[in-house]
Context: one part of a larger RNA
RNA sequence: UCUAGGUUAGGGAAAUCGGCAAAUUAGCCGCGUAACUUCGGGAUAAGCGGUGCCUGUAGUCGUCACACUCGUGGUGGCGAUUCCAGGUCGCAGUGACUAAGUGGGCAUAACUGUUUUAUACAAACAUAGGAGACUGCUAAUCCGAAAGGACUUGUACAGUCUUUGAGUCCUGCCCAGUGCCGGUAAGUCAAUACCCGGUCCAACGGGAGUAAGCUCCGGUAAACGGCGGGAGUAACUAUAACUCUCUUAAGGUAGCCAAAUGCCUUGUCGGACAAGUACCGACGUGCAUGAAUGGAUUAAUAAUGUCCACACUGUCCCAACCUAGAACCCG
Numbered sequence: 001u002c003u004a005g006g007u008u009a010g011g012g013a014a015a016u017c018g019g020c021a022a023a024u025u026a027g028c029c030g031c032g033u034a035a036c037u038u039c040g041g042g043a044u045a046a047g048c049g050g051u052g053c054c055u056g057u058a059g060u061c062g063u064c065a066c067a068c069u070c071g072u073g074g075u076g077g078c079g080a081u082u083c084c085a086g087g088u089c090g091c092a093g094u095g096a097c098u099a100a101g102u103g104g105g106c107a108u109a110a111c112u113g114u115u116u117u118a119u120a121c122a123a124a125c126a127u128a129g130g131a132g133a134c135u136g137c138u139a140a141u142c143c144g145a146a147a148g149g150a151c152u153u154g155u156a157c158a159g160u161c162u163u164u165g166a167g168u169c170c171u172g173c174c175c176a177g178u179g180c181c182g183g184u185a186a187g188u189c190a191a192u193a194c195c196c197g198g199u200c201c202a203a204c205g206g207g208a209g210u211a212a213g214c215u216c217c218g219g220u221a222a223a224c225g226g227c228g229g230g231a232g233u234a235a236c237u238a239u240a241a242c243u244c245u246c247u248u249a250a251g252g253u254a255g256c257c258a259a260a261u262g263c264c265u266u267g268u269c270g271g272a273c274a275a276g277u278a279c280c281g282a283c284g285u286g287c288a289u290g291a292a293u294g295g296a297u298u299a300a301u302a303a304u305g306u307c308c309a310c311a312c313u314g315u316c317c318c319a320a321c322c323u324a325g326a327a328c329c330c331g
Stems, first nucleotide, its partner, number of pairs: 001326008010317002014315001019312001027051005036041001038166001052088005058082009068071001089093001101310007108302002113125002129164007141150003167297004172227003177224002179220005186215003194207004228246005255289001256286001267283005
């Protein structure tokens, strides 16, 4: 100087990005237990008291013996156990070991589960539930060059693909673009075959006609996706229910918000603090929120993220000492 342990007066997070680490709590019995809630939970919520040993009455269970009126009975012994009372010792009785710190607000994900073997355990993946597309079985989808095979010795209450992600309340407008599905009078449209030309043949030249496709017409957004601007106006001011105008396929509805999404920004107001770029509640012309690319809300759950309080403490004020070991110095 370090490693692993231990104890510290007074203070008690002032330390630090952050209570990281440590400390506190702890078993069992009795009492008692809030908001919220999907009525199951939350819950060991929280909080309070007891706990050793000795003696005694009583109860329960097991077992043995005896007597009788032969029973779920009586008396006595032994063992286990429970309640109550009295006594007794210590600072301390789950005396060691064992053994939750607790509560509150918010975000995210419903939950149990899964994951990057060797930096990531999460808010990512999965999930039950919702929705769409394809598919009538010699099916659709997938593997293979094929034979053949998987799904399947299954059959639409099934299988495959895509998407969202419990529950509750909901899921607005747009089919112009790109896809997909359907239709199709007309247009366009390859080669072969056909017709004409080509000195006989061929090459070659030309022509007519034609499939799918495309043009065209319609449908489709829980398909990919998208969801405006400028003026004026109310008897203080401000604001604009209202009016005008340009423009689009349609101009963002219900909700929600400085949110894990807000640049400006430490937005403004309120709460908490003596003091708060954090946190919570509001506000909303929102740089650039928004509805299964799901929107909002939600009990329970979480080695998740963030803020606060109580308890507790060598994290700190501010260090000290002890035990074991290592390095190092001397011999």
Large-subunit ribosomal RNA, domain IV from a Promethearchaeota archaeon, 331 nucleotides, folded computationally. Its Rfam family is "Archaeal large subunit ribosomal RNA". The source organism's lineage runs through Archaea, Promethearchaeati and Promethearchaeota.